[in-house]
Record summary: RNAcentral holds the sequence, with entries from Ribocentre. A computed fold for an 84-nucleotide RNA from Desulforamulus ferrireducens, annotated as c-di-GMP-I riboswitch aptamer.
RNA sequence: AUCUGCAAAGGGCAAACUUAACGAAAGUUAAGGGCGCAAAGCCACGGGUCUAAGGAGAAAUGCUAUGACAGCCGGGUUGCCAGG
Numbered sequence: 001a002u003c004u005g006c007a008a009a010g011g012g013c014a015a016a017c018u019u020a021a022c023g024a025a026a027g028u029u030a031a032g033g034g035c036g037c038a039a040a041g042c043c044a045c046g047g048g049u050c051u052a053a054g055g056a057g058a059a060a061u062g063c064u065a066u067g068a069c070a071g072c073c074g075g076g077u078u079g080c081c082a083g084g
Base pairs, nucleotide, nucleotide: 002084003083004082005081012037013036017032018031019030020029021028022027035071041077042076043075045074046073047072048069049068050067054064055063
């Protein structure tokens, strides 16, 4: 430098759910919780998904992201331990 993650050590993160705050919502944050995770660290770049305040519209339960999701997949980037 690169590949691998069967086992181990020290640890790390934290799904559902509950409470509170923020938000139009999706969702986010904090505390509890613990389903899982070797990048479940970080980045919305490609695809995908969710929401639709505002906007367009005669109207719609329909359309639309400038709002979200990295624990949907790919990509980028950084990194612990062990082994090859």

About this RNA:
NCBI's taxonomy places the organism under Bacteria, Bacillati, Bacillota, Peptococcaceae, Desulforamulus. Its mean pLDDT, the model's own confidence on a scale to 100, is 90.